[in-house]
RNAcentral holds the sequence, with entries from ENA. Predicted 3D model of a 74-nucleotide RNA (transfer RNA) from Candidatus Azoamicus sp.
RNA sequence: GCGCUUGUAGCUCAAUUGGAUAGAGCACCAGCCUUCUAAGCUGGGGGUUGCAGGUUCAAUUCCUGCCAAGCGUA
Numbered sequence: 001g002c003g004c005u006u007g008u009a010g011c012u013c014a015a016u017u018g019g020a021u022a023g024a025g026c027a028c029c030a031g032c033c034u035u036c037u038a039a040g041c042u043g044g045g046g047g048u049u050g051c052a053g054g055u056u057c058a059a060u061u062c063c064u065g066c067c068a069a070g071c072g073u074a
Stems, first nucleotide, its partner, number of pairs: 001073007010026004019057001028044005050066005
C1' cells in the first nucleotide's frame, strides 16, 4: 500500500437482515435496610450510535469518503 472485521453510556455488550421514546449488566449518585461497612431492595443521572456527507417519509442499520483499532497479505 491492498483486503477483511470492528467502532453505540465510565466499562462490557444488545438493538429481530430501515420503523414505535436507542436499551441491559456492572460502575456512579440518592434513599431504605444495617451499630458501621459490604451485600440486598427502590429510584435517579449519564448517548452528537467514531467523524463528514449521501439515499429515504423515516438511518445505530443502506451507500461514499476520512479517522482509529485488530487480523491477513506483499
It matches the Rfam family "tRNA". Rfam classes the family as a transfer RNA.